[in-house]
RNA sequence: GGGGCAGUAGCUCAGUUGGGAGAGCGCCUGGAUGGCAUCCAGGAGGCCACGGGUUCGACCCCCGUCUGCUCCA
Numbered sequence: 001g002g003g004g005c006a007g008u009a010g011c012u013c014a015g016u017u018g019g020g021a022g023a024g025c026g027c028c029u030g031g032a033u034g035g036c037a038u039c040c041a042g043g044a045g046g047c048c049a050c051g052g053g054u055u056c057g058a059c060c061c062c063c064g065u066c067u068g069c070u071c072c073a
Stems, first nucleotide, its partner, number of pairs: 001072007010025004019056001027043006049065005
């Protein structure tokens, strides 16, 4: 320098024939228990790596950039 894969909640990840942003763990509140553990119920938290473009509409399609892993040179 070139190819491929990945980047979504604090963490691990799911989600795309373009229209609802989600799960588990963690965190907060309440309940059950004398208390802890545990269980149950509810809640907060993300403008989907960044910048443009296409579109009525983009996490999803197109272009570029950045970061990580990997292969080739």